[in-house]
Overview: Predicted 3D model of a 71-nucleotide RNA (transfer RNA) from a Candidatus Nealsonbacteria bacterium. The coordinates come from a structure-prediction model, not an experiment, and the mean pLDDT is 84. It matches the Rfam family "tRNA".
């Protein structure tokens, strides 16, 4: 420089217009003699701007960053 995938809670991944869920992890609580473990219950995300639509995490433009592959 050209292509093509990808960005979602601390961390790893689901969701393809209307409800943002899971594993782990933080925290409080319960249970123990304690601790782990297990149980319950809380907090915590949609890369960034436009744009079409009643409505955008999801479909389009662009622009950031990251992977890979070619030259």
């Nucleotide at each position: 420089u050209g292509c093509g995938g990808g960005g979602u809670g601390g961390a790893c991944c689901a969701g393809u217009a209307g409800u943002a869920g899971g594993u782990u992890g933080u925290c409080a609580g319960g249970c123990u003699c304690a601790u782990a473990a297990c149980c319950u219950g809380a907090a915590g995300a949609c890369c960034u701007g436009g744009g079409u639509g009643c409505a955008a995490u999801u479909c389009c433009c662009a622009g950031c960053c990251c992977c890979g592959c070619g030259a």